[in-house]
Context: one part of a larger RNA
RNA sequence: CUGGGUUUAAAGGGUGCGCAGGCGGACUUUUAAGUCAGAGGUGAAAGCCCACGGCUCAACCGUGGAACUGCCUUUGAUACUAUUGGUCUUGAAUAUCGUUGAGGUUGGCGGAAUACAUCAUGUAGCGGUGAAAUGCUUAGAUAUGAUGUAGAACACCGAUUGCGAAGGCAGCUGACUAAACGAUGAUUGACGCUCAUGCACGAAAGCGUGGGGAUCAAACAGGAUUAGAUACCCUGGUAGUCCACGCCCUAAACGAUGAUUACUGGACGUUGGCGAUAAACUAACUGAUCAGCGUCUCAAGCGAAAGCAUUAAGUAAUCCACCUGGGAAGUACGUUCGCAAGAAUGAAACUC
Numbered sequence: 001c002u003g004g005g006u007u008u009a010a011a012g013g014g015u016g017c018g019c020a021g022g023c024g025g026a027c028u029u030u031u032a033a034g035u036c037a038g039a040g041g042u043g044a045a046a047g048c049c050c051a052c053g054g055c056u057c058a059a060c061c062g063u064g065g066a067a068c069u070g071c072c073u074u075u076g077a078u079a080c081u082a083u084u085g086g087u088c089u090u091g092a093a094u095a096u097c098g099u100u101g102a103g104g105u106u107g108g109c110g111g112a113a114u115a116c117a118u119c120a121u122g123u124a125g126c127g128g129u130g131a132a133a134u135g136c137u138u139a140g141a142u143a144u145g146a147u148g149u150a151g152a153a154c155a156c157c158g159a160u161u162g163c164g165a166a167g168g169c170a171g172c173u174g175a176c177u178a179a180a181c182g183a184u185g186a187u188u189g190a191c192g193c194u195c196a197u198g199c200a201c202g203a204a205a206g207c208g209u210g211g212g213g214a215u216c217a218a219a220c221a222g223g224a225u226u227a228g229a230u231a232c233c234c235u236g237g238u239a240g241u242c243c244a245c246g247c248c249c250u251a252a253a254c255g256a257u258g259a260u261u262a263c264u265g266g267a268c269g270u271u272g273g274c275g276a277u278a279a280a281c282u283a284a285c286u287g288a289u290c291a292g293c294g295u296c297u298c299a300a301g302c303g304a305a306a307g308c309a310u311u312a313a314g315u316a317a318u319c320c321a322c323c324u325g326g327g328a329a330g331u332a333c334g335u336u337c338g339c340a341a342g343a344a345u346g347a348a349a350c351u352c
Base pairs, nucleotide, nucleotide: 004323005322006321007306008305012320014201015200016199017198021194022193023192025088026087027086028085031082033081034080035077036076037075038074039073040072041071042070049065050064051063052062053061054060091191092188093187094186095184096183097182098181099180100179103177104176105175106174107173108172109171110154114150115149116148117147118146119145120144121143125136126135162169163168206247207246208245209244210243211242216240220236221235222234223233258319259318260317261316262315263314265298266296267295268294269293270292271291272290273289274287275286301308302307325352326351327350334345335344336343337342
């Protein structure tokens, strides 16, 4: 390279946008670059292959043929790809009307709980555990009530729900803003798909500056347990957890399943639309209906099996990413990025 793969054996990039590139709907037309056919030229000799021959055979050598699958020129063909012009509406986008949701950003407000402070009632314990102790408490704790302050998170509703590209998103409400879906089939007329490099986003932890600090809590301290106990349990407790701005760029970033498109048997539940029926204003039932979220093993098929099965791991197509025995190793070196922590890229010797 060919070939084979990527849910779990090695292997899908964390996610999106998107330049180059690759690929691309229907009808017609032009050209003839790719493609196909004919002709001519060239494709040195030797070698390889075939036939015949010469050394007693063979190796070796000679003669002839074939081959040299290529390139160039020229004459044609036009289905496909490409190219030129025109047309179309199914792909894509737009428009109008409607619907939906924890989608995003930024303000305001709320109650419960917690902690603390003050006051009041009240008196000897409280707390904690398997059992205890450390700890708190007559300087009046725990408990109960009142008032106040603070920060963080939003019980019930809540779901196998919904939204978002992913990360993720949940009290109520205002403003701003993005999207999806449905109906109509009005407009444009292939405007599409994918995407190396690139750009943007990216949980938690961590870092920088400045705030904030209720809870919880790495580190740390003490008490237990234990042979020991640098742990599990308990009492405390600092970074952090929260906010603003700026970095970091990693996760079992998982559906361990890339994106897009088409096709392929049923049953059931549910979310948001649409239609129809009946009815009479919000409920029931229903569908050759659209878009999601799920369940079943029954069907084909696939699979090493587990299992997957219209949300495919089935049948196909396009594009991207990645894999090639285990360890050494996601290490070393170099480079890029970063304040740092480190991240990205990423071997070999050796060994089994």